[in-house]
A computed fold for a 142-nucleotide RNA from a bovine gut metagenome, annotated as FMN riboswitch aptamer (RFN element). Its mean pLDDT, the model's own confidence on a scale to 100, is 77.
RNA sequence: CUUCGAGGCAGGGUGAAAUUCCCUAUCGGUGGUAAAGUCCACAAGCUAAGAAAUAUUUCUGGUUUUGAUGUAUAGUGGCAGAAUGUUUCAGGCACGAAUCGGUGAAACUCCGAUACCGACGGUAUAGUCCGGAUGAGAGAAG
Repeated sequence: CUUCGAGGCAGGGUGAAAUUCCCUAUCGGUGGUAAAGUCCACAAGCUAAGAAAUAUUUCUGGUUUUGAUGUAUAGUGGCAGAAUGUUUCAGGCACGAAUCGGUGAAACUCCGAUACCGACGGUAUAGUCCGGAUGAGAGAAG
C1' cells in the first nucleotide's frame, strides 16, 4: 500500500398499538491460553482540559514595500502571537455474563448437564427491527 474484517425473533398469547411485554425461538467480533459470548487483554460508544501537525478562515502586533513635494490611519508581501476548524497521538468516562460432573500432564476453553449476558438514539419497554453506519475498528491475509 491492497484486500478482508458480526451473527440473530420462526410459532403463539395479551393489547388500540409490541419482531420491544409474556411463553417459546435464536445469535456469539479480535489477540492470548488445551479449542472460550462468561478467564486475561482489546475493539466498537461518549468526551475533548493536554501535545503535535495543518489551514483559500478571522483578529492583533510590529516589520517590509508601493505611492507622494511631503504626510499612511490605505494597499502588498512574508513573520510572530491569539482565536476557530480539521487530523493524528496521548488522556478521561462508560464497558455484561458460569457453575457442577467427566477425560487429560494440562481445559472456568473439550465432552455432558444446567445456568447466565448483551452500547447509544428511535419506537409499547429491543442482543435479534430502524438509525448514526456505503462509517469506524481490535486485528487477519497478501
Rfam family: FMN riboswitch aptamer (RFN element). Its family is annotated with FMN binding in the Gene Ontology.